Predicted 3D model of a 136-nucleotide RNA (SAM riboswitch aptamer (S box leader)) from a Steroidobacteraceae bacterium.
[in-house]
Formats: sequence, C1' cells, structure tokens
RNA sequence: CACUCAUCGAGACCGGCUGAGGGAAAGGCCCUUUGAAGCCGGGGCAACCGCCGAGCCCAACCCGUUCGGAAAGGUGCCAACUCCUGCGGUCCGCGUCAGGCUGUGCAAGGUCUUCACGCGGGUCGGCAGAUGAGCA
Repeated sequence: CACUCAUCGAGACCGGCUGAGGGAAAGGCCCUUUGAAGCCGGGGCAACCGCCGAGCCCAACCCGUUCGGAAAGGUGCCAACUCCUGCGGUCCGCGUCAGGCUGUGCAAGGUCUUCACGCGGGUCGGCAGAUGAGCA
C1' cells in the first nucleotide's frame, strides 16, 4: 500500500510540557487561549484477537462454531450517531404544474387524481472512512 471478513445510535478524563489549531477530504455545523494538535504520566471504557468454562462437530484430539466468563496479555478507544450531508431504491408529508368534480355572473375558494419536479422526514442499500482479525 492492496485485498477479504466483522463491527461502527452504547461506553469512557485528569495532570505535566508546549502554544494554534482540530473534528480524514469537500460543503455545512461545531470544538478550541476557560488552551487545539502533539508528546509524557496516570486513570478509565469496551471486549476484536488471545485466555478460561460449557454445548455442538469428531471414534478421539486438534480445528471450526455457538453461548457464557474474566480483563493480569496484543490492539483500539475516551465532544457531538462514523458530528451531519453527498449516490440510488422505497415510504410518508408539503408545495408547484396539469386535469376532473364542485363552486361563482366571471373569479376566488373547496375537493380528488396520474405523471413530473422541488423541499422536508423515515427506512434500506451504496460510496468514503475508522477499528480489529486474516491474507499477499
């Protein structure tokens, strides 16, 4: 750096050094001199891998898989849903255009409907990203 699989609405902050940026990118919207990012020390969250127990699988063991457990190991994480959006499907609401019915002296107005478009919202997927595990 590329690929594969899983997960991503939960959770978890103090001190020291330093001193202007940060939230991946774009657009938003935020955080920040009441101290950004980074480094160091301590604390915490979580439970992916590894570990422990049980079931299934097996002749048996290993492997695999499911459930549970612990958190002393390897990572990760500790503002905001991955902070939000972007592309597509679908559903709901509203609006515009058009048409029917109604209404009126003519209108306005009321109501119904197909398609299209726009806006807002829900949901599913996609893109991108993050983390872990694996592989080359």
Annotation:
The source organism's lineage runs through Bacteria, Pseudomonadati, Gammaproteobacteria, Steroidobacterales and Steroidobacteraceae. Of the family's consensus pairs, 97% are formed in the model.